[in-house]
Molecule: transfer RNA
Organism: Elusimicrobiota bacterium
RNA sequence: CGGGGCGUAGCUCAAUUGGCAGAGCGCGCGGUUUGGGACCGCGAGGUUCCGAGUUCGACCCUCGGCGCCCCGA
Numbered sequence: 001c002g003g004g005g006c007g008u009a010g011c012u013c014a015a016u017u018g019g020c021a022g023a024g025c026g027c028g029c030g031g032u033u034u035g036g037g038a039c040c041g042c043g044a045g046g047u048u049c050c051g052a053g054u055u056c057g058a059c060c061c062u063c064g065g066c067g068c069c070c071c072g073a
Base pairs, nucleotide, nucleotide: 001072002071003070004069005068006067007066010025011024012023013022019056027043028042029041030040031039049065050064051063052062053061
């Protein structure tokens, strides 16, 4: 310098013919227990990396950036 992949909750990841942003673990409260763990119920937690564009509508499509990983030179 060129090509490809990835970026979504605290962590690991889903969600793609464009149509309400989710799960597991973790965290908080309650139940159970003498207490803890395990189990059960409820709940909090998001600028979907940044900016712009297309669209009635964008995690998703287009363009430009940033970061990480891989390949080539």